Transfer RNA from Lasiosphaeris hirsuta, 72 nucleotides, folded computationally. Its Rfam family is "tRNA". Rfam classes the family as a transfer RNA. Rfam's curators write: Transfer RNA (tRNA) molecules are approximately 80 nucleotides in length.
[in-house]
RNA sequence: GGCCUUGUGGUGUAGUGGUAGCAUACUUGCUUUGGGUGUAAGUGGUCCUAGGUUCAAGCCCCAGCAAGGCCC
Numbered sequence: 001g002g003c004c005u006u007g008u009g010g011u012g013u014a015g016u017g018g019u020a021g022c023a024u025a026c027u028u029g030c031u032u033u034g035g036g037u038g039u040a041a042g043u044g045g046u047c048c049u050a051g052g053u054u055c056a057a058g059c060c061c062c063a064g065c066a067a068g069g070c071c072c
Stems, first nucleotide, its partner, number of pairs: 001071007010024004018055001025043006048064002051061002
């Protein structure tokens, strides 16, 4: 330098154009003498950045940034 893959709550991960889910974490209640376990409720996401297509974009398209891989 060329090509490919990936980027989604604190962490991990799903999501084939129509209200962003799950696990874990954290907070609170119940349970316990207390802790842990268990259980119920809740908090936490401008979906890497910016532009485009569309009635509507996490998803499609262009450019960039970051990480990983292959080739030279």
The sequence is in RNAcentral, with records from ENA and Rfam.